[in-house]
Context: one part of a larger RNA
């Protein structure tokens, strides 16, 4: 010096990306327990007290014929220690916000998560020899099921909700019309032959799906404007004009896991706060099942703050063990 432990004056997070690590808490009984809440919870919330041993006196349970033995639980008095759940074992707590409802699942070997799944919701396909899937096929699964079933896909408990656009793409429907293949059809033409014929070519006409066309459909893929002016201070614009569009973003939320400018501005917390919380709205570039906004409970998730606690630190020191080093 390295590793594993133990202890430490005063201070107590000043350390650091961050309390990482360590310390602290820890059991039983009694008391006591907030916001919020889906009334179950939150909750061991938080917080406080007691606990050993001896004497004495009750209650009660079990065993035993009995003497008595064992256990549980009260009242009173006393004794000793630094310390009585004396070692081991054995929750730190509270507040705030984000995300995900939850228990679960995952990158065997750098990621456990706000990712996946989930119950619940929707759309869509499927009438049974089902749709779908595997197989060349036979056949099998689906299913010894039958639309309260099965497949695909999106969303993701619950609460309140889920606006406008069908022009493009997709899907669904459409006895008309247009286009259109093989086929049908054969006017006409060509070669050859004396001819009958044979061999070619071939116009009208007829001919499906598809496409065009006409509708529907967004919890289908997706999309959801610009400029100018206007109110008796100023500012702003309920209002007006105009251009474009399929339609111009509704409710709710908003410097956000989204905000570039930006450490926006104001308020709170600190002596001091690019983070945090509450507001504002000028949303570079939120927005409604690629779901929007809330939400009790839950989380080895993430953010900020507080109490307790500490060698994380101010600032290091000592001790023990195992290495390293020297000698053998």
């Nucleotide at each position: 010096c390295u590793c594993u432990g133990c202890u430490g004056a005063a201070g107590g997070a000043a350390c650091u990306c961050g309390g990482c690590a360590a310390a602290a808490u820890g059991c039983a009984c009694g008391c006591g327990u907030a916001a919020c809440u889906u009334c179950g919870g939150g909750a061991u919330a938080a917080g406080c007290g007691u606990g050993a041993c001896c004497c004495u006196u009750g209650u009660u349970c079990g065993g035993g014929c009995a003497a008595c033995c064992g256990g549980a639980u009260g009242g009173g008095g006393g004794u000793g220690g630094c310390a009585c759940a004396g070692a081991c074992c054995a929750g730190g707590g509270g507040g705030u916000a984000g995300c995900g409802a939850c228990u679960g699942u995952u990158u065997a070997u750098c990621a456990a998560a706000a990712a996946c799944a989930c119950a619940g919701g929707g759309c869509u396909c499927u009438g049974c020899g089902a749709a779908g899937u595997c197989g060349c096929a036979a056949g099998a699964c689906g299913a010894c099921g039958u639309a309260u079933a099965g497949g695909g896909u999106c969303u993701g408990a619950c609460g309140c909700c889920u606006g406008c656009c069908c022009g493009g793409u997709g899907c669904c429907g459409g006895a008309a019309g247009g286009u259109u293949a093989a086929g049908a059809g054969g006017a006409g033409g060509a070669g050859u032959g004396c001819a009958a014929g044979c061999u070619c070519u071939g116009a009208a006409u007829u001919g499906a799906a598809g496409c065009c066309c006409c509708g529907g459909u967004a919890a289908a893929c997706g999309g959801c404007g610009g400029c100018c002016g206007u109110a008796a201070c100023u500012a702003u614009a309920a209002c007006g004009g105009u251009c474009c569009u399929a339609a111009g973003g509704u409710a709710g939320c908003g410097a956000a896991a989204u905000u570039c400018c930006u450490u926006g501005u104001c308020g709170g917390g600190u002596a001091a706060g690019u983070u945090c919380c509450g507001a504002c709205c000028u949303g570079c570039a939120c927005g409604a099942a690629u779901g929007g906004c809330g939400u009790a409970a839950c989380g080895a998730c993430u953010u900020c703050c507080c109490c307790g606690c500490u060698g994380u630190c101010u600032c290091c020191a000592g001790c023990a063990g195992a290495g390293a080093c020297u000698c053998a």